Predicted 3D model of a 1523-nucleotide RNA (small-subunit ribosomal RNA) from an uncultured bacterium.

[in-house]
RNA sequence: GAGAGUUUGAUCCUGGCUCAGGAUGAACGCUGGCGGCGUGCCUAAUACAUGCAAGUCGAACGAAGAUCUUAGGGAAUAAGCUUGCUUAGGAAUUUUGAUCUUAGUGGCGGACUGGUGAGUAACACGUGAGCAACCUGGCUUUCAGAGGGGGACAACGGUUGGAAACGACCGCUAAUACCGCAUGACAUAGUUUUAAGGCAUCUUGAAACUAUCAAAGGAGCAAUCCGCUGAAAGAUGGGCUCGCGUCUGAUUAGAUAGUUGGUGAGGUAACGGCUCACCAAGUCGACGAUCAGUAGCCGGACUGAGAGGUUGAACGGCCACAUUGGGACUGAGAUACGGCCCAGACUCCUACGGGAGGCAGCAGUAGGGAAUAUUGCACAAUGGAGGAAACUCUGAUGCAGCAACGCCGCGUGAAGGAAGACGGUUUUCGGAUUGUAAACUUCUUUUCCCAAAGAAGAAAAAAAUGACGGUAUUUGGGGAAUAAGCAUCGGCUAACUACGUGCCAGCAGCCGCGGUAAUACGUAGGAUGCAAGCGUUAUCCGGAUUUACUGGGUGUAAAGGGUGCGUAGGCGGACUUUCAAGUUGGAUGUGAAAACCCGGGGCUUAACCCCGUGAUUGCAUCCAAAACUGUAGGUCUUGAUUGGAGUAGAGGUAAGUGGAAUUCCGAGUGUAGCGGUGAAAUGCGCAGAUAUUCGGAAGAACACCGGUGGCGAAGGCGACUUACUGGGCUCUAAUGACGCUGAGGCACGAAAGUGUGGGGAGCAAACAGGAUUAGAUACCCUGGUAGUCCCCCCUGUAAACGAUGAUAGCUAGGUGUAGGGGGUCUGACCCCCUCUGUGCCGGAGUUAACGCAAUAAGCUAUCCACCUGGGGAGUACGAUCGCAAGAUUGAAACUCAAAGGAAUUGACGGGGACCCGCACAAGCAGUGGAUUAUGUGGUUUAAUUCGAAGCAACGCGAAGAACCUUACCGAGUCUUGACAUUUAACUAACGAAGCAGAGAUGCAUUAGGUGCCCUUCGGGGAAAGUUAAAACAGGUGGUGCAUGGUUGUCGUCAGCUCGUGCCGUGAGGUGUUGGCUUAAGUGCCGCAACGAGCGCAACCCCUGCCAUUAGUUGCUACGCAAGAGCACUCUAAUGAGACCGCCGAUGACAAAUCGGAGGAAGGUGGGGAUGACGUCAAAUCAUCAUGCCCCUUAUGACUCGGGCCACACACGUAAUACAAUGGUCGUUAACAGAGGGAAGCAAGGGAGCGAUCCGGAGCCAAACCCUAAAAACGAUCUCAGUUCGGACUGUAGGCUGAAACUCGCCUGCACGAAGUUGGAAUUGCUAGUAAUCGCGGAUCAGCAUGCCGCGGUGAAUACGUUCCCGGGUCUUGUACACACCGCCCGUCACACCAUGGGAGUUUGUAACACCCGAAGUCGGUGACCCAACAGUAAUGAGGGAGCCGCCGAAGGUGGGAUAAGCGACUGGGGUGAAGUCGUAACAAGGCAGCCGUAGGAGAACCUGCGGCUGGAUCACCUCCUUC
Repeated sequence: GAGAGUUUGAUCCUGGCUCAGGAUGAACGCUGGCGGCGUGCCUAAUACAUGCAAGUCGAACGAAGAUCUUAGGGAAUAAGCUUGCUUAGGAAUUUUGAUCUUAGUGGCGGACUGGUGAGUAACACGUGAGCAACCUGGCUUUCAGAGGGGGACAACGGUUGGAAACGACCGCUAAUACCGCAUGACAUAGUUUUAAGGCAUCUUGAAACUAUCAAAGGAGCAAUCCGCUGAAAGAUGGGCUCGCGUCUGAUUAGAUAGUUGGUGAGGUAACGGCUCACCAAGUCGACGAUCAGUAGCCGGACUGAGAGGUUGAACGGCCACAUUGGGACUGAGAUACGGCCCAGACUCCUACGGGAGGCAGCAGUAGGGAAUAUUGCACAAUGGAGGAAACUCUGAUGCAGCAACGCCGCGUGAAGGAAGACGGUUUUCGGAUUGUAAACUUCUUUUCCCAAAGAAGAAAAAAAUGACGGUAUUUGGGGAAUAAGCAUCGGCUAACUACGUGCCAGCAGCCGCGGUAAUACGUAGGAUGCAAGCGUUAUCCGGAUUUACUGGGUGUAAAGGGUGCGUAGGCGGACUUUCAAGUUGGAUGUGAAAACCCGGGGCUUAACCCCGUGAUUGCAUCCAAAACUGUAGGUCUUGAUUGGAGUAGAGGUAAGUGGAAUUCCGAGUGUAGCGGUGAAAUGCGCAGAUAUUCGGAAGAACACCGGUGGCGAAGGCGACUUACUGGGCUCUAAUGACGCUGAGGCACGAAAGUGUGGGGAGCAAACAGGAUUAGAUACCCUGGUAGUCCCCCCUGUAAACGAUGAUAGCUAGGUGUAGGGGGUCUGACCCCCUCUGUGCCGGAGUUAACGCAAUAAGCUAUCCACCUGGGGAGUACGAUCGCAAGAUUGAAACUCAAAGGAAUUGACGGGGACCCGCACAAGCAGUGGAUUAUGUGGUUUAAUUCGAAGCAACGCGAAGAACCUUACCGAGUCUUGACAUUUAACUAACGAAGCAGAGAUGCAUUAGGUGCCCUUCGGGGAAAGUUAAAACAGGUGGUGCAUGGUUGUCGUCAGCUCGUGCCGUGAGGUGUUGGCUUAAGUGCCGCAACGAGCGCAACCCCUGCCAUUAGUUGCUACGCAAGAGCACUCUAAUGAGACCGCCGAUGACAAAUCGGAGGAAGGUGGGGAUGACGUCAAAUCAUCAUGCCCCUUAUGACUCGGGCCACACACGUAAUACAAUGGUCGUUAACAGAGGGAAGCAAGGGAGCGAUCCGGAGCCAAACCCUAAAAACGAUCUCAGUUCGGACUGUAGGCUGAAACUCGCCUGCACGAAGUUGGAAUUGCUAGUAAUCGCGGAUCAGCAUGCCGCGGUGAAUACGUUCCCGGGUCUUGUACACACCGCCCGUCACACCAUGGGAGUUUGUAACACCCGAAGUCGGUGACCCAACAGUAAUGAGGGAGCCGCCGAAGGUGGGAUAAGCGACUGGGGUGAAGUCGUAACAAGGCAGCCGUAGGAGAACCUGCGGCUGGAUCACCUCCUUC
């Protein structure tokens, strides 16, 4: 130390994606009151206008100037008059002194401060050491000294060049400027002696000698102070060296010639290849050199529980840079941001000759950009430079300005106030909410405004000195006055309603929302969160144990290398000793300050600031310990190895041998087929095949034995013999840790494939032909070449699998099997113990589960390999290997929110097992053919209204379309309406005949006619009508995918669930599975289940026997009638009866089954009603109801006519037939049941051939009526399109009805079609059933071949469950869950996106080679030039210009390397709406699938060879468990 959403129908796991947190030098959107403290070009190290940012010292120096002053001087001018004198006046000028200013010489400082992060992967930085290899101005301390000379150059003056910048020449001059000489050691160097120390060279102390080297003055009356020179120390600051640490890439593996080392020399402050000459050939690198990319490093900052990860703004330390590159000078210090020289680019000036410049200082400008401020004030403070000081300078700094950029603080009012106001929103219309919120009352004044007062910051005597600033702060006055927004409200995630929109517009962090009721879009109201801010975007850490050190994994999820040997490396048995590297403890130094934690303190608080402590986990040194690791030594035997004795084996290599079979060849016998398949064909065969016999040839493979048997590291190995040879196991002796693992490396490595040469019987990719098929580049068949075989070489991959790396140890058992040894017995077996291998079951443990379980996937240890979402992709590029095929290594862009593992429940399977059903079979009768009827499709039509669509639509809604119905079409009409409610007024209502019209309707309205209740007689009311206005009516208009209700279907199938318990992490399971049984989840037994519910069954109705009761309209034993009676028939109420109850057998002693008895009936007796949980978005908005939408002078309403009845055709369901088991005619009053009957059924009677008519008894029905046919008996027909069949048509009639034309039914006569038993296919039925015969009813005026019922006659067959169909249970596989009408693969076509190749082309980068060669150092030369020194001089010493040489930047040329951009064309990939072709995979996926390889093909793919199970099903063997 917190988690959540998202893969599924659900579950567990793996695994990615996403969110909630914190942070920022931020930006953007909306908004914005105040203060404090901080912060503010992250991009163009792009270019810069303007101003400022480094000067100072006159107490170093000469000079110039200014002012004042001292002493001369006396002009102009004025006055006076004597007209040339006097007086005043004080200029120019000279001089003394003082003060001040300054260009120049000189000194110090411009190497600090300030900026930036381009470069740099480095001793650059950090940390810790070292320098016996070094320097250090100013500062501090100490010692010593400062004697005496000399020559110049600026300034200045003159001449002169130039546009300018800037010079040139001549002349004068000072110094703390410069140069000799003297002196000089505690300096330096050398030599000698000596002592001490150390770290190899050496270092230090003491003594002596030799050589060399110094100096400057200034101020002051002075004291003295400030300077100067040499030296020794210190401090400070630097320089150099080393240990350790410090990013990514191996698709960068070799790099390096001053390179590595040595000797010598040079150079430097100093070491050093730093440089040079010579010599040697080294040096670095898998512990990652070199190369490429990226990057200033750190203290720290952010985040985090921590470990870590990310970062390096501000502040602080270090480094690097200063327009780009190079170079030196000066100096204590630079290779110098505001210095110099050169080269390049750029800008500016120019008289074109030549010059000037460098904001990555502070402001500021342009540009770039999403984006970052004022050309401010002051040196008052702090600090710095110079100066003796005063002081000057200081864009360092202190302050102010701008910016919500950040952090912190404050405010926008407080208390009361319910008529819960108005308004808004919403509503179930009652209300709810906004909401004490407002108004209103009282109070306060932080902010704000005005006025007054007014700081600290200022300094160890006093004075003076404040940019900020009249600021902070204080006081008084005024007045609620000046001050609230932003985001969100589907889940995560706090917060919900209304309207609009209608897969549109839009939202979205993930999941996802939107297709007419959106809490997800937009708006509003309300709510939630934060608040002067709030959101969004970007980035970092966290969550993420999702790189796992803390702290992960690899059987199946991603992941064990194909196998071994072995190098480096890592790790390593027992006992003992040593050392002290690791380790542990202690001490010391360091770990800068700031930051952080803690404790205090100061600003009113806080942020902020100050003080103290801690911490800074690190590094170094010293001391100590010795358990463990290590080092060195000794000992041991258990790890390992070796010898000996045995032993099993398809271990390997080579040579030889053998028999069976196939094929071929020869010969014989023999004749018409063989072969092949699901069925065929291609093929072979009368030129003699196949078959058969004999002989021969050739190649390949080795039946039986043979086995979860053996051997081998793996791949793999199978006839026999021989030779050579590897390993294992057992027993026993020896050595004495010799071991384990193993990156690279080396070797081996199935099949396919490759190369050369052989060989080639069989098999067989490719290929050919035949089939199959819609097609069939396949599966099947006939052929057939590479290949398969051998030698040699290559390749190096497989599902190279136990999908399980190697080694060692430990941890219950049981049971097989192979090979040894031992014991007992000894004669062998049996038995017991043990070692090694190989299987199965199983406990603990483990696992997501499945499973593993001493052959671990358990518990430990060591080493190696590998993984980090799916796709793109094992692809591209690069590299290595290969003859090639290809192998190894191995990305990215882009894209998705999943991909995946195990298990669960279903569903499904051209999986399995069991069971049932008129499901098949066995039968009977049919349908499909004909004609007709009827329904449907289609077509037609003005309309042919609508619905129903596999089973489960189609004689269905429709139990009955001429009008009506009627919903459709045409025409004509109406508009509060044909129908309902409400209001008002008026009126009773109603209204014939007649006319117009097709009718609706209109006119006629006059005639006629006046009802009910109450009444105070005025009237009022109910009901009805008319008129008017609006609400509204109306809709067979849409949506059955918004619904209720109802119905069909699986299916009258036997199932569907629950409670508690138990099992499982869980979804779930158990129960409900199993055995037997049943029609049945019916029952019994067993069982971690025990019970229960809905279904089953039973209860209900009909029917079959009987009994009792009751009997009219029924019945009748009374001869008939009347009457009587109720035995019988019958009617209709009750009851009884049947329950495997009884017997036998079978069965587990059960349930039950089989048989029997009795019985009217026997195993639910027969039939009906009754339909579980659910499925089909099944049917119905046109029965009805109903949400929403739509129409409203019409999609409503009325009327007439038409249509629903059409007709090349197709289908369904029926009727009638095709005939002799029949037709026709006749006879016999032959024989039912169930229903119906008043606008009805209708008898007897009469008419008619008949339909029917006349007439009407009886009957509101056990009373009367409708009311039988087939059958039986007899005759005839004699197998024909008929005496079968009756369609169609003609004609004459009948009936119903206003009305039979479209379009009814019936009858007579005539006509007399198809049809002679029906192809493929298909339906019903198991007994009073099929078949056949008629009868009734509903609807209905009329109209059934339909439907619903009724009875009459009355069969055949069932061996059985293999198969078809449907269903149930169990089990199995699954990539399905919208559930196989599922899922899903690839080509092709189109669009878009990123990417590889690509003739080339463009632009860079870093090196290399050569050329040229600036400035400049160094070196050489120096004929030319030169003040200091020497010399009388000549000249010398010394120096310099110039020239030359080495090096050398930029530049040029060149070939390569490398990076990026563009690129005609081209390759694959990804994503897209319902495109095209097929069907590869998932079930045995319909040819099991997959892996490697090779060939082929539109495509998925197919085929060959070898391998795997991650294959279903069936059978056998072996092993195991239980009994």